[in-house]
Context: one part of a larger RNA
RNA sequence: CGCAGGAGACUUGACAGCAUCUGUCCUUAGUACGAGAGGACCGGGAUGGACGGACCGCUGGUGUUCGGGUUGUCUCGCCAGAGGCAUUGCCCGGUAGCUAUGUCCGGAAUGGAUAACCGCUGAAAGCAUCUAAGCGGGAAGCCAAGCUGAAGAUUAGGUCUCCCUGGUCGUAAGACCCUAAAGACCCCAUGUAGACCACGUGGUGAUAGGCCGGGUGUGGAAGUGGUGUAAGCCAUGAAGCUAACCGGUACUAAUCGGUCGUGAGG
Repeated sequence: CGCAGGAGACUUGACAGCAUCUGUCCUUAGUACGAGAGGACCGGGAUGGACGGACCGCUGGUGUUCGGGUUGUCUCGCCAGAGGCAUUGCCCGGUAGCUAUGUCCGGAAUGGAUAACCGCUGAAAGCAUCUAAGCGGGAAGCCAAGCUGAAGAUUAGGUCUCCCUGGUCGUAAGACCCUAAAGACCCCAUGUAGACCACGUGGUGAUAGGCCGGGUGUGGAAGUGGUGUAAGCCAUGAAGCUAACCGGUACUAAUCGGUCGUGAGG
């Protein structure tokens, strides 16, 4: 820009893409078959491998924004307690998120038309012949079926809902005045959405921060008291601290505003 008014939702599916794998075991059954050795079709069930998708409750990883331990050194006057630097100094754990080696799921079933091939009926050609007319069966393959995208599918589809019902002049084109809907955008607070854009939430309300409560993690704070010559230990006390998590709360910031879009539709 188009889809012959504008708008918000929800859809149909032409078409396209993805997937399409396979082992072993049990049973049927030591049956059919076979002198024996051996050993099935068909059918039923179980469990794997590789591959793919999703997810983070579990098991783990990461987690330089959380907690703790510890070495050297410097600083805060000193003690105590902290902080800086040394690869995050080194190290032990670890929330959210992201993750696989973790978890769940998938290939299926079914129908149709067929290939090789197997047949029925059957002439030409009194026989025979699956074929010439006609009719069956038959593949991991083909078409459907599963999943995803999809109306720029210009053949531009469908359904529901919402919105606009002015005037004067002019032959007309148009000019001027009035009007500015539904809705969208800008802008702002932002998100597990994201390179940007887009998408989602919110803009006076729980959108972000703060604060409060909880959870989770760490693992027993500081101070004080007790005890021990001391290193230290014990008590106060499951203490103190606690990121990205959950819930709540308008304290702070989403202020105030602006733009597009018209008047019933060639």